[in-house]
RNA sequence: AGAGUUUGAUCCUAGCUCAGGGUGAAUGCUGGCGGCGUGGAUAAGGCAUGCAAGUCGAACGGCCCGCAAGGGCAGUGGCAGACGAGGUAGUAACACGUAGGUACGAACCGAGAAGACAGGCAUAGCUAUCCGAAAGGGUAGGUAAUUCCUGAUAGUCCCUCCGGGGUAAAGGAGCAAUCCACUUCUUGAUCGGCCUGCGUCGCAUCAGCUAGUUGGUAAGGUAAUGGCUUACCAAGGCUAUGACGCGUAGGGGAGCUGAGAGGCUGACCCCCACCGAUGGAACUGAGACACGGUCCAUACACCUACGGGUGGCCGCAGUCGAGAAUCUUCCGCAAUGGGCGAAAGCCUGACGGAGCGACGCCGCGUGGUUGACGAAGUCCUUAGGGACGUAAAAACCUUUUAUGGAGGAGGAAGUAAUUGACGUUACUCCAUGAAUAAGGGGCUCCUAACUCUGUGCCAGCAGGAGCGGUAAGACAGAGGCCCCAAGCAUUACCCGGAAUCACUGGGCGUAAAGGGUGUGUAGGCGGUCGUAUUAGUCUUCUGUUAAACCACCGGGCUCAACCCGGGACAGGCAGAAGAAACGGUACGACUUAGAGGAUGUAAGAGGCAUAUGGAACUCAUGGUGUAGGGGUGAAAUCCGUUGAUAUCAUGGGGAACACCAAAAGCGAAGGCAAUAUGCUGGUACACUCCUGACGCUGAGACACGAAAGCGUGGGUAGCGAAUGGGAUUAGAUACCCCAGUAGUCCACGCCCUAAACGAUCCUAACUGGUUUUUCGGAGUAUCGACCCUCCGAGAGACGAAGCUAACGCGAUAAGUUAGGCGCCUGGGUAGUACGGCCGCAAGGCUAAAACUCAAAGGAAUAGACGGGGACUUGCACAAGCGGUGGAUCAUGCGGCUCAAUUCGAUGGUAAACGAAGAACCUCACCAGGGUUUGAAACCGUGACGACCGGCUAGGAAACUAGUCUUUCGCAAGACGGCACGGCAGGUGAUGCAUGGUCGUCGUCAGUUCGUGGCUUGAGUUGUUCCCUUCAGUGGGGUAACGAACGCAACCCUCGUUGCCUGUUUUAUAUGUCAGGCGAGACUGCUCCCUCACGGGAGAGGAAGGUGGGGAUGACGCCAGAUCAGCAUGUCCCUCUGAUAUCCUGGGCUGCACGCAUGAUACAAUGCUACCGACAACGGGACGCGACGGGGUAACCCUGAGCAAAUCCUUAUAAACGGUAGCCCAAUUUGGAUUGAGGUCUGCAACUCGACCUCAUGAAACCGGAAUCGCUAGUAAUCGCGGGUCAGCUAUACCGCGGUGAAUACGUUCUCAAGUCUUGUACUCACCGCCCGUCAACUCAAGGGAGCCGGGAGUGCCCGAAGUCCCCGUUAGGGGCCCACGGUAAGCUCGGUAACAGGGAGUAAGUCGUAACAAGGCACGGGUAG
Repeated sequence: AGAGUUUGAUCCUAGCUCAGGGUGAAUGCUGGCGGCGUGGAUAAGGCAUGCAAGUCGAACGGCCCGCAAGGGCAGUGGCAGACGAGGUAGUAACACGUAGGUACGAACCGAGAAGACAGGCAUAGCUAUCCGAAAGGGUAGGUAAUUCCUGAUAGUCCCUCCGGGGUAAAGGAGCAAUCCACUUCUUGAUCGGCCUGCGUCGCAUCAGCUAGUUGGUAAGGUAAUGGCUUACCAAGGCUAUGACGCGUAGGGGAGCUGAGAGGCUGACCCCCACCGAUGGAACUGAGACACGGUCCAUACACCUACGGGUGGCCGCAGUCGAGAAUCUUCCGCAAUGGGCGAAAGCCUGACGGAGCGACGCCGCGUGGUUGACGAAGUCCUUAGGGACGUAAAAACCUUUUAUGGAGGAGGAAGUAAUUGACGUUACUCCAUGAAUAAGGGGCUCCUAACUCUGUGCCAGCAGGAGCGGUAAGACAGAGGCCCCAAGCAUUACCCGGAAUCACUGGGCGUAAAGGGUGUGUAGGCGGUCGUAUUAGUCUUCUGUUAAACCACCGGGCUCAACCCGGGACAGGCAGAAGAAACGGUACGACUUAGAGGAUGUAAGAGGCAUAUGGAACUCAUGGUGUAGGGGUGAAAUCCGUUGAUAUCAUGGGGAACACCAAAAGCGAAGGCAAUAUGCUGGUACACUCCUGACGCUGAGACACGAAAGCGUGGGUAGCGAAUGGGAUUAGAUACCCCAGUAGUCCACGCCCUAAACGAUCCUAACUGGUUUUUCGGAGUAUCGACCCUCCGAGAGACGAAGCUAACGCGAUAAGUUAGGCGCCUGGGUAGUACGGCCGCAAGGCUAAAACUCAAAGGAAUAGACGGGGACUUGCACAAGCGGUGGAUCAUGCGGCUCAAUUCGAUGGUAAACGAAGAACCUCACCAGGGUUUGAAACCGUGACGACCGGCUAGGAAACUAGUCUUUCGCAAGACGGCACGGCAGGUGAUGCAUGGUCGUCGUCAGUUCGUGGCUUGAGUUGUUCCCUUCAGUGGGGUAACGAACGCAACCCUCGUUGCCUGUUUUAUAUGUCAGGCGAGACUGCUCCCUCACGGGAGAGGAAGGUGGGGAUGACGCCAGAUCAGCAUGUCCCUCUGAUAUCCUGGGCUGCACGCAUGAUACAAUGCUACCGACAACGGGACGCGACGGGGUAACCCUGAGCAAAUCCUUAUAAACGGUAGCCCAAUUUGGAUUGAGGUCUGCAACUCGACCUCAUGAAACCGGAAUCGCUAGUAAUCGCGGGUCAGCUAUACCGCGGUGAAUACGUUCUCAAGUCUUGUACUCACCGCCCGUCAACUCAAGGGAGCCGGGAGUGCCCGAAGUCCCCGUUAGGGGCCCACGGUAAGCUCGGUAACAGGGAGUAAGUCGUAACAAGGCACGGGUAG
């Protein structure tokens, strides 16, 4: 000191979260020792028991013990008990803090002065007696004092009319000296009472409060001032600088945190206040309205003989209760302190100590050294090794701690003696023995630390982001590692980070945020000069701000924590002295620079009122005129033969004012537009004159305030919410159309809101320019206007600097400053609820919370997308030719079926695809029968000498059983099967773990990089632009310059040709042909256009502008396809039996149906028969197979030739040409299907082959919606060959040649692609995103008939104890005040609640499609329905 989290990425804004420190804590796991601290925060709830305040016999009498000395006991009396100890309920207050003041008091203590004389009356105890259960009490008698009373004395006391009057006392001890007491006064010290300034929480959804209230006079009262109390008089007093009310709360020194300023807190310790079961009251006293005193009331508890009594732990311990939670019914007065006492001394749960609790802080330890190329074990592994790890073991050493023993303080002052709770203390020494002692949390990122196994969106984790759906570093376990350590984590709370309430130190155009606008009150701020003054301000000094704490220096416990000593700062308040710049105040002056006024001009939809006008519209009447009109995307509703629309004329009506008109003008804003007149507000300029700071802003307040809406009364042409109808649609309560009421208009009165926007408050000052426009003025010019130059005031555009997150703003600032006001603080809930104010209502203003989310947002970037735009391209459309979709068949797929119909591929980019050949095999599927080191492979060991093959038996076969035969080498050994051990095998899963390969966009022209430039950045520039091209092809221009992958070219082939070589053919040569090396084409030439590149036309040429075709496929996209071609990670199956492997048979060919790709056709441009002609590419030895012969034919017999330019296929290529028939017919078209007979391949054609012959002769007569291919040697049409292959279901696929067209105006539309641009709320990228109702469940809050409870007061009634007053001889009685209580009507806060409404959340529910693109009606704001 920051970090994580909104996005595809970026910057910003903003919230949430984390890392730090702290606590009187609690909880979980763990736990060795010591020191010092600390410990009932909740129920100021209730309390058993013991103790916490007594003391004095030197004040007094008595009783008792004792011989006495002396001691004990209760009582009277004195002092103390008002301190100490505890708690924080109340209190928002002179309670506290701080600084002052004085109308006051004081026991004990100090100093000083004076005094203490003479008498008297009682009373407790005691005795007697009585009442009562007790507590306690009555009566009678007698008694003492430092108890009480009277008199005297009286000053430095009190009162006073200044003459005078009044008020005291106590003794005790001692032989005595004397001491201790006593009375009065003065004074000191200290303690207190009272008063004042300032400081001191939240809410304004608390705005008005107050009758002893504010003041006066008099009296009373008090220690003392005072409405403190009473009477009378006056009507005041407080409040926006927050009264009053409500809620909360003891205050301070200080503590925690923080860089600080601040924020939070008020435990322990100290100071102050207040309280003592609750409420009230006084008495005594120096002091109390009294914690361990009194009286009364109330509640509670206890005792009781039922009559009546007793009690107050918020003292120390302890107990119950409630709670997450907080200790011993300990020791001692040895120390310190307190009370009493002359003293000894007594008392002291204050205090000193110990105990319990890791509650906190601090310190120590749980051992140290050596010890392996490193044991065992565990974990990981690439199987080699690596880690735990010098760690252990082992050896040596030490003894802090622990245990045992011995010694042993200080704390003691105060000496002669005595006196230590702690304390078997601390501390020191000795002994024993590594002996007694380590855990907790974490390891995806933030955040230090990683692997394996298990699990499989399950179980679970989580502070935030987020992990988990079969390879999880995030779950669980393990190993390892990291952090801290007698602790470690978690939870709760506080500060910090958070500049996230911003004084230090933030903002408001678009992120939250400028009030709709003005006038103006309080307040805040304020021009120039001078004089005086000084409460602000500044300087110095003084006092105070207790101690403790913090910081610094030093010291004491072995260190530290802890404790002790010392000095010191800052800041506050008060006082004194000084200064006078700023500010204030008072006075005076100033005139310009503020502001205002006067004069003279000027512009303007500024406002109000009245009058007038034309165009359009509509209505009415009349004329002309006839069948339509109107409306729409298209229609219909509607109007019209009772005459519309159209047109003419006349008249009526209401509303709005074309052109001028503009980015123009005016106004504070809303807003303002025909013309004229009247009244009226503001503004600008010019020139002088006048006033002399008169100013700026502006909380409240007041005024104005579009539209809609409301009230009353008018008015109503057009338009037009609602409403009706017609369309559209799946629906259409909409968009479109036909009607149409309120309203829109006027007058008056309300309402008071808008996206009331420049989303930009007002005023003043300063800070480069360019340009347009409005108004005024000056100069120049001119006859004059215009033009030109300049000044001022407005309104615009572009831009320097600067600012800004960016966009943008930029003298009309969003720049730089100053003054004032308003407003903001995450999103939703919500501008909502409740309360208040306003309103006739609608509603407006003010304005939350619970709950919920981890975002919501702004600007900009790259994409993608758009029922956005521009440009360009493509058999994309169009123009053509031929098809598909209908029929039959073939093939493939889906579906169905089945024991099995193996598997994969599924829009384009699956479906004659993997498969260039499923009868067995293939084969992965099914049924059944077998084998288990295995059908095939490698290695090691062992024995054997075979194995193979033949034969026999069984069997469907595999195989099993038997038999016959049988090794090589000189040797090492080789080979073979068998056995054992390592191992094999898998077409089993995952193409979403992969390699490789492929499809697709697409042979589209794109995709990038380096350096440089721009930008905060993502990114951008380059690659955009213009011309051009098939092309990011080339050129020009250019903050870019170059480059890469693509394009093109290089390669193959076809076409022309030269040379060389060569086989075959033939008799030879030549040529055809084949191969090799070359040539040729480059816009080279001419003309036109052009800056250039290039384009157009032409010539020559076999070929012309890329000559045709092929191979070649950029960055990437689709988690595209393939684990079944191959390879491969992981998982799975396999020691008694398989998912491996062998075999037989079946299946992949199964058929109500749907789809795809094809074949053949539907015929006469045809079919059939006969005759005639012309190819090319290929293949061939387990092969092609001639000639000849046989068969109707398939084919068979024979077998020449040929490893092929030689032989064969191959010959009749076919379409084509010629001749003949058919005559439009389901036919001499078409050939499916079926029957019979054959041929061939093969171990085997039943399931399930092909071919031949004869017979049979189905559908189909050109194909709905829709859809496909093709731009030239192409389409169409015709045949031929090859691969696979024993054969073949090939009509498929790959090739070959023959014949050989039509059309392209063109780019509006469909589809696809590219470039630029635009919008975006999309980025899983439009197959996107997303809204609302309804339905289900959950949650919180508000309303709510009521019901229940709390709080504060008011009126009235009652009225204890008690002070005071009155009557009374005592006794007693009465009165004022008043606690508690009762009652009445309200106020206020909360709990609960039928019910109804909204809000939030939840799994893939329902209905629609509102918004985001022109979102398919641009969206949004206000209002009404």
The prediction has a mean pLDDT of 84. A computed fold for a 1425-nucleotide RNA from a Candidatus Nomurabacteria bacterium, annotated as small-subunit ribosomal RNA. Lineage of the source: Bacteria > Bacteria candidate phyla > Candidatus Nomuraibacteriota. Rfam family: Bacterial small subunit ribosomal RNA.